This is a predicted structure of a 336-nucleotide RNA (Bacterial RNase P class A) from a soil metagenome. It matches the Rfam family "Bacterial RNase P class A". Its family is annotated with dimeric ribonuclease P complex, tRNA processing and ribonuclease P activity in the Gene Ontology. The sequence is in RNAcentral, with records from MGnify.
RNA sequence: CGGGCCGGGCAGCCGCGGGGCGGGCGACCGCCUCGAGGAAAGUCCGGACACCACAGAGCAGGGUGCUGGUUAACGGCCAGCGGGGGAAACCCCAGGGAAAGUGCCACAGAAACGACACAGCCCGGGUCCCCGGAUCCGCGGCAACGGUGAAAAGGUGCGGUAAGAGCGCACCAGCGGUCUGGUGACAGACCGGCUGGGUAAACCCCACCCGGUGCAAGGCCGAACCGGAGCGUCACGGGUUGCUCGCCCAGCUCCAGGUGGGCCGCAUGAGGCGUCCGGCGACGGGCGUCCCAGAUGGAUGGCUGCCCUCGACAGAAUCCGGCUUACAGGCCCGCU
Numbered sequence: 001c002g003g004g005c006c007g008g009g010c011a012g013c014c015g016c017g018g019g020g021c022g023g024g025c026g027a028c029c030g031c032c033u034c035g036a037g038g039a040a041a042g043u044c045c046g047g048a049c050a051c052c053a054c055a056g057a058g059c060a061g062g063g064u065g066c067u068g069g070u071u072a073a074c075g076g077c078c079a080g081c082g083g084g085g086g087a088a089a090c091c092c093c094a095g096g097g098a099a100a101g102u103g104c105c106a107c108a109g110a111a112a113c114g115a116c117a118c119a120g121c122c123c124g125g126g127u128c129c130c131c132g133g134a135u136c137c138g139c140g141g142c143a144a145c146g147g148u149g150a151a152a153a154g155g156u157g158c159g160g161u162a163a164g165a166g167c168g169c170a171c172c173a174g175c176g177g178u179c180u181g182g183u184g185a186c187a188g189a190c191c192g193g194c195u196g197g198g199u200a201a202a203c204c205c206c207a208c209c210c211g212g213u214g215c216a217a218g219g220c221c222g223a224a225c226c227g228g229a230g231c232g233u234c235a236c237g238g239g240u241u242g243c244u245c246g247c248c249c250a251g252c253u254c255c256a257g258g259u260g261g262g263c264c265g266c267a268u269g270a271g272g273c274g275u276c277c278g279g280c281g282a283c284g285g286g287c288g289u290c291c292c293a294g295a296u297g298g299a300u301g302g303c304u305g306c307c308c309u310c311g312a313c314a315g316a317a318u319c320c321g322g323c324u325u326a327c328a329g330g331c332c333c334g335c336u
Stems, first nucleotide, its partner, number of pairs: 001334006008307007016035008037313001041324002044322005049214004061210005066080005081095001082093004096205002101203002103199003118146001120142003123138007154172006173195001175192007218264004227255005237249004271290008308311001
């Protein structure tokens, strides 16, 4: 520096939640067995599952952004490429397009883009003097050197020139082309002309991906009260009239809705462990073996004894794959 693992131990007692067996009409009792994590957390990505919507295509919106793999899928992971850091092991990087267009570039600075001349260099002319300098002028040349800046139209050196300039040359950087290697990102060699500011976690362009809502999803069974339909008698009813019918009620039967409540979803799964095979690896395949929380006011706690290095961050609520964040202390392996 990189990777992996542990997260007080043992014994006894009393409790709590799930499951199984036995006993009891039942309330319940007895026995056996299982009972949080590496992050169960944040809810940031991706999926399974469920319901709703949906012919197809396009627009809008959102996301991703080097290459090749891996996977159910991913913004994850693996192996590479390129860039950066480090003496090294190794670590870090949203890393397509700036020659489609638009915007922005603070401060400083002359000038921030089809740029510019502040200080300056050189040439020509005038004036002055201490005779090689000062100063003024030019619709003269120039951009090396100084200064500003995160960034100034390639860098360094030699030549060249009045002074200069890729003006010429060598090397380097960048751009384009050819060849070679590689699946590819890309790398190397050679050639060419001579050089085009930065910014896309700014709009934008390009390529690919994306319906919405989340287990309080959703499904099933269904009390009472209220309601609807039929009967209201073969035996006895109540009210209305003296009686019969009718009407109303009780009563009986059936039904709807789905509240209180109960059950399912819900614990066997992209599962854990071991081993073998393929692969650099992520991962995939074969065989064997194990069952490992499942609540719904929501269970893991307490006491005692012994020992040690005196014990961190933190606790399930549909499930799974990642990422991120928190973590006292300790162990193992490999490398510099």